Large-subunit ribosomal RNA, domain III from a Gammaproteobacteria bacterium, 387 nucleotides, folded computationally. Rfam family: Bacterial large subunit ribosomal RNA. Rfam links the family to the GO terms structural constituent of ribosome and ribosome. Its mean pLDDT, the model's own confidence on a scale to 100, is 84. The source organism's lineage runs through Bacteria, Pseudomonadati, Pseudomonadota and Gammaproteobacteria. The RNAcentral record of the full RNA draws on ENA.

Context: one part of a larger RNA
RNA sequence: GAGUAACGAUAAAACGGGUGAAAAACCCGUUCGCCGAAAACCCAAGGGUUCCUGCGCAACGUUAAUCGGCGCAGGGUGAGUCGGUACCUAAGGCGAGGCCGAAAGGCGUAGUCGAUGGAUGACAGGUUAAUAUUCCUGUACUUCGCAGCAAUGCGAUGGGGUGACGGAGAAGGCUAGACUAUCCGGGCGUUGGUUGUCCCGGUUCAAGCGUGUAGGCAGAUCUUCCAGGUAAAUCCGGAAGGUCGUUAUGUCGAGACGUGAUGACGAGGCUCUUCGGAGUUGAAGUAGUUGAUGCCACGCUUCCAAGAAAAACCUCUAAGCUUCAGUUGUUGUGAAACCGUACCGUAAACCGACACAGGUGGGUGAGGAGAGAAUCCUAAGGCGCUU
Numbered sequence: 001g002a003g004u005a006a007c008g009a010u011a012a013a014a015c016g017g018g019u020g021a022a023a024a025a026c027c028c029g030u031u032c033g034c035c036g037a038a039a040a041c042c043c044a045a046g047g048g049u050u051c052c053u054g055c056g057c058a059a060c061g062u063u064a065a066u067c068g069g070c071g072c073a074g075g076g077u078g079a080g081u082c083g084g085u086a087c088c089u090a091a092g093g094c095g096a097g098g099c100c101g102a103a104a105g106g107c108g109u110a111g112u113c114g115a116u117g118g119a120u121g122a123c124a125g126g127u128u129a130a131u132a133u134u135c136c137u138g139u140a141c142u143u144c145g146c147a148g149c150a151a152u153g154c155g156a157u158g159g160g161g162u163g164a165c166g167g168a169g170a171a172g173g174c175u176a177g178a179c180u181a182u183c184c185g186g187g188c189g190u191u192g193g194u195u196g197u198c199c200c201g202g203u204u205c206a207a208g209c210g211u212g213u214a215g216g217c218a219g220a221u222c223u224u225c226c227a228g229g230u231a232a233a234u235c236c237g238g239a240a241g242g243u244c245g246u247u248a249u250g251u252c253g254a255g256a257c258g259u260g261a262u263g264a265c266g267a268g269g270c271u272c273u274u275c276g277g278a279g280u281u282g283a284a285g286u287a288g289u290u291g292a293u294g295c296c297a298c299g300c301u302u303c304c305a306a307g308a309a310a311a312a313c314c315u316c317u318a319a320g321c322u323u324c325a326g327u328u329g330u331u332g333u334g335a336a337a338c339c340g341u342a343c344c345g346u347a348a349a350c351c352g353a354c355a356c357a358g359g360u361g362g363g364u365g366a367g368g369a370g371a372g373a374a375u376c377c378u379a380a381g382g383c384g385c386u387u
Stems, first nucleotide, its partner, number of pairs: 013031006032384004040364004046344002050342001051075006060068002080141002082340004087118002092113003098107003122139005142336011153321002158316004166303004172296003177290005183202005188196001204264002208259003215252004219244008228236002265285001268281005304307001350359002366378004
């Protein structure tokens, strides 16, 4: 220079009350404004206590601060079913033997790891200051062990099937949701009107179990034979013949309906209150329209560039066992380990030296107008961006 520039989005504040030494900023209330395919909600990554409560204000906060993601102390994360491991494999890594190489080491078989994929059994309500598909209540499901009963050819690291997959397009059946009506409860205007075709609020509920629908797909079964599936096979494959069949039969399959539920929830009422809340009671709980990008559907049609693997699962036998063991069904009973779980998560908590106008994957994502997830205004919810 200079007490100058600046105080980080022009979404916006105003008033009353409280606390306090002190209040434009903290708390409560009443208005106002902003977002609303987001500036709302739930996860993943990453962070790591930032979560909740009490006390505090030196420093941190671009100002003040009684406030805080700040300081101090205490508390908080509860799982057979959610995610990971005890299962499987992909790219890729490592790699017994092996091959190569002065050495170090490189490559690689059998294997063994490796999710971003496959497999896999739980939902609704309630509860805490802070956790909940984890606690509690109710109703379920899965696997394994043991025991009883009944039936019985069982047996794998091997064979076969399945798992098992691309792009585009179209139509159908549904559901979530939304809207309207019905029903239930309440209201009748301090200002012109408001007993009316008026106004306000509510009208909710899962998994599981039963049934097997709209619809999709496939011929089914028996007998005989066979240089195939590295051995075997009753399985798969191939061939021949018989019976039934195309509206049959089998299989897959949303949703609806019933049950779950004589339950829960529920507007509101009543009692108490430290005004935060706690206890108790509890009406109606139906129908129609619309309707998805969700489900049936890994479906159907079509196209060429022809679109993972392995395990689980089903089946077949080998060695072997064959009054045993094993397997199947049913009933009862018992068991179900370890790790994660707080909180932020389009952000003041992650990546950007900052409480930084930048960046950050997935899911849900309502109403009016609209083709629409555009745009404008709003709901739920969240904010007014720390002078």